[in-house]
RNA sequence: UACGAUAAAGGCAAACCCUGAGCAAUCAGGGGACGCAAAGUAAAAGGGUCUUUAUAAGCCGUUUAAACGGCUUAUGAAAAGAUAGCCUUACUGCCGAAG
Numbered sequence: 001u002a003c004g005a006u007a008a009a010g011g012c013a014a015a016c017c018c019u020g021a022g023c024a025a026u027c028a029g030g031g032g033a034c035g036c037a038a039a040g041u042a043a044a045a046g047g048g049u050c051u052u053u054a055u056a057a058g059c060c061g062u063u064u065a066a067a068c069g070g071c072u073u074a075u076g077a078a079a080a081g082a083u084a085g086c087c088u089u090a091c092u093g094c095c096g097a098a099g
Base pairs, nucleotide, nucleotide: 001099003096004095011036012035016031017030018029019028020027021026034085040091041090042089045088046087047086048083049082050081051080052079053078054075055074056073057072058071059070060069061068062067
């Protein structure tokens, strides 16, 4: 050190459960550990993915019917939002085997 050990000292915390916020993706707190050498920070540096808003069709419920609500599928443009444990990028950080 742009490198990463069956090392040492430590750290973080997936799924899931409970509580709360949000239309939702998801987020926060507590429990819990799948894993992580940056699983530290940044979403006004760039992508990807996800959510919401639209239209059409089908199914179910209420209903005399219209109409309303929920779910599924398909299509499509833009806007807003989420995600750093999807990738790139930027900044910072413990240790010092091998290279």
Molecule: c-di-GMP-I-GGC riboswitch aptamer
Organism: Candidatus Brocadia sp.